[in-house]
């Protein structure tokens, strides 16, 4: 330098065919318990890496940039 994949909650990740942003673990409160753990209920937490474009509407489609991993030279 070229190519491929990834970037979504604190962590690990899903997200279809463009129209409601989610799961598990974690965190907070309550219940249960003599107490703790486990369990049950509720809740908080998001610039969907960044910018632009297409569209009535973009996490999703297109272009560019950045970061990470791998491959080729």
């Nucleotide at each position: 330098g070229g190519g491929u994949g990834a970037g979504u909650a604190g962590c690990u990740c899903a997200g279809a065919g463009g129209g409601g942003a989610g799961a598990g673990c974690g965190c907070u409160g309550c219940c249960c318990u003599u107490a703790c753990a486990a369990g049950g209920c509720a809740g908080a937490g998001g610039u969907c890496a960044c910018a632009g474009g297409u569209u009535c509407a973009a996490u999703u489609c297109c272009u560019g940039u950045c970061u990470c991993a791998c491959c080729c030279a």